[in-house]
A computed fold for a 466-nucleotide part of an RNA from Viscum album, annotated as small-subunit ribosomal RNA, 3' major domain. It matches the Rfam family "Bacterial small subunit ribosomal RNA". The RNAcentral record of the full RNA draws on SILVA. NCBI's taxonomy places the organism under Eukaryota, Streptophytina, Santalales, Viscaceae, Viscum. Its mean pLDDT, the model's own confidence on a scale to 100, is 81.
Context: one part of a larger RNA
Parts: sequence; structure tokens; C1' cells
RNA sequence: UGACGGGGGCCCGCACAAGCGGUGGAGCAUGUGGUUUAAUUCGAUGCAAUGCGAAGAACCUUACCAGGUCUUGACAUGCCGCGAAUCCUCUUGAAAACUUUGGGAACGCGGACACAGGUGGUGCAUGGCUGUCGUCAGCUCGUGUCGUAAGGUGUUGGGUUAAGUCCCGCAACGAGCGCAACCCUCGUGUUUAGUUGCCAUCGUUGACUUUGGAACCCUGAACAGACUGCCGGUGAUAAGCUGGAGGAAGGUGAGGAUGACGUCAAGUCAUCAUGCCCCUUAUGCCCUGGGCGACACACGUGCUACAAUGGCCGGGACAAAGGGUCUCGAUCCCGCGAGGGUGAUCUAACCCCAAAAACCCGUCCUAAGUUUGGAUUGCAGGCUGCAACUCGCCUGCAUGAAGCCAGAAUCGCUAGUAAUCUCCGGUCAGCCAUACGGUGGUGAAUUCAUUCCCGGGCCUUGUACA
Repeated sequence: UGACGGGGGCCCGCACAAGCGGUGGAGCAUGUGGUUUAAUUCGAUGCAAUGCGAAGAACCUUACCAGGUCUUGACAUGCCGCGAAUCCUCUUGAAAACUUUGGGAACGCGGACACAGGUGGUGCAUGGCUGUCGUCAGCUCGUGUCGUAAGGUGUUGGGUUAAGUCCCGCAACGAGCGCAACCCUCGUGUUUAGUUGCCAUCGUUGACUUUGGAACCCUGAACAGACUGCCGGUGAUAAGCUGGAGGAAGGUGAGGAUGACGUCAAGUCAUCAUGCCCCUUAUGCCCUGGGCGACACACGUGCUACAAUGGCCGGGACAAAGGGUCUCGAUCCCGCGAGGGUGAUCUAACCCCAAAAACCCGUCCUAAGUUUGGAUUGCAGGCUGCAACUCGCCUGCAUGAAGCCAGAAUCGCUAGUAAUCUCCGGUCAGCCAUACGGUGGUGAAUUCAUUCCCGGGCCUUGUACA
């Protein structure tokens, strides 16, 4: 100087507390361990691995296994030989086409060798990228000064803040990386622009459609607006704190992006790049089939439930954000349905996906393993695709399991949040998506307080630790 302490002081955080809803019990989905296997490819392993790499394993992917091929190789550069694809240039020809000759480029085949190739090893040889402490408020430097030196000071102290934020004081004076601001989205207004959007009108009352308008809505663009600016109190006359006015918004307005010096020899040689080592008729390459999907069991993350604040049925209403031309697919017909036939409009504020669902109104069910719950299984079909046996999704009929709110323990969340209900997208032929990423609808409860648990910051103290 650090680190540590079941030392002290101050402070913070959904850290505890106060609440709400979960997990742990059930069934299923998915990942992992273990076991099994010819193979169950590899990596990730407390927080910070386990719906993770994988934004999609039937073949391919695919790296694994079995069997069968190839050996200058699936791919690159160089050399030699052959060749009637094709193209360009020159010659012949008045010109075109055709033919011929010569040269070149590129391509194909064959050959020999340099070489190719490796998802083989080492993330403890590395670059790059990433996680984490932590969006915590810290980490340093120049000059000066103190100390023999390691080092100290500044950065400590009194206040204050979300903040090493700001003020005051001070052997310090300044500065840098961080904080904040600058960036994006949402919330208010003004100006500008009005088509495919908006309003009115003609007509239909189902719609295409006609005409007019720029006030509203909306969509884009450019500005304005919030700064403790104003007032009262408090404070040290400071920084600030507290109450109020005005305001769409008030003290960081809400959310996002943004991650200091460093820590963990953290993760990744399987994105990529790369040193060294290793293989070279094989650890390279191709094909068929299988495996990655096994199953006594254990754990993680989720979905669906156990019901009446509910379930079935009939009728009715209200979004936002997305995607679409090898595409989204309206309408009409067929089918109980999945779906099939037809194929309008739309390169999209126009047309389509598209039905929003919780919600409201009405009928039935009346406390039961039920009109709850839907696992499992049988049969019959549909779709994608060379191909659904291992191993896809969907539909109809039948079947109708466990489950009646869950032990010890444990997780998330402070407001348009939790909870709950839909919708959309990427990947994608199809899909094992209940995942992931977004979008809106309905919409709470509680916070006494910092004693305790966990993590962190600053000061101080002890130490046989470095």
C1' cells in the first nucleotide's frame, strides 16, 4: 500500500421488510447430468453452464457410427500433353455467312510434382469478440510538496447529490478516462406538406365509385418546450433540500443505446484469423443407412391445469406493431374439419395475412374427479417434401390418466410496473416454437423502517496474510 475480520462509523441496492404472483408436488415440452449405445458429434459447468452456441437435427445440415468408394483429390496456384464448345484479334475476301490457317484468353480431359485439405490438439502460446463485478462511482496522471524508501498528498475533512454531482475549507494547483450532457423512441404545441390516409358530399345503406375541403385525426420533416427558470420556507449569505404557482410534462419527465482502470490464466482454436504440434491411399474427400430423438433415474427453465372471479354454446365491440412478388393470397364452390379447386387486388398508409383475445349480453352446468383437466392410446384423413418407420405438423371420431393449490426451501416485481389476454416477426419446403425477439388490450397491492440476511461504496481500526 492492499486484502481480510462472526471490528467500528456513514450510505446505497426488490438486499431485507410490506405486498402480489410464481417455482419446488401433477402431466407434458425443452436443456443438462448420469446410464446405455456401433454412435448417442463437439463446446458451455456456482452466481456469470443447463428453452445456452442452435434465428428452427426426417435427407441435407452433421462435425458422430456402420458399410462402400476416391487419392493432386470437393476447392486454389504453377508445369506438360490432347481437345471440333465459346469468345477476341490478325490474314484471305467488295461485304455477310460459311470454310481454312496462325496466335491468345478461358474451359474440359489425362499425367508427374510442388501442394491442397483437416469442425485434429493446445483459449494455460495468441488476435478479435463476449460474460462478470456493475451503469457500481470509481481509476489515474503532470508539476509541486512531505518521506531515507516503499509511498503519501491531491482523491482526506464539513455539507450535498443518483453520481469523485456540486459548494466550502485545505500543500496543493491543474488535467485525463469514467458520471452527466450530446444520440434514438414515447409524452405537448407550432409551422410546413396533404396521397393511398382524414373530413364532408352523391349513390349504395354491403361495397367499388363521384365531387369538394385542408379545420380535425393521422403520417413525415423542421422547430419550440423543462432550466430549480419564478415565489415562500430552510440552509453557512453556498451547494442544495422542501412546499407552491404556471405547465402536456418538475426537479435525471419515462424507456433504450452507451459499460472507466481492472478482476476471474473467466468463455470461445467449432464464426473468423493465427504460432507451434500432429494426419497425408487418411485425423482428407464422396455416397447409402443409422445416430445427434436411447431411458431405471437426478436437476434447471417453461407450458397446461387442478375450476364457478370458472367451463361449453349463441350474439355483439374495441388495438398496436409487423410481414408479403419463386410471395401474402381475397371472392365463390366442395369438405364436419384440417384442407382442396378457382385465382381478384397488391412491388403495398391502397390489396392480402387478419379472426384480435381477454371483455359485454343471453342460455345451460351446481360442487362432482364433474359439461373440471387434458396426458395417453386406437381408427380414419389432410399438408409439406425424392422420402414422414426409426423421427414432422395438423384435423375428425373414440379413449379420457395424474392433478382438488403443493414439504424443507426458493424466484420475480415499486406503475402503465406485477398479474392477465391476444397479435406479429425472424429462422423456415415443412416443423417438434409451450422457445426467442417485438406489439398492443385490461390493469392492481404494498413500502413502518434499516435491527437482521445478501451484494456494493467511502472513512477508520486490528492483523502471526501478500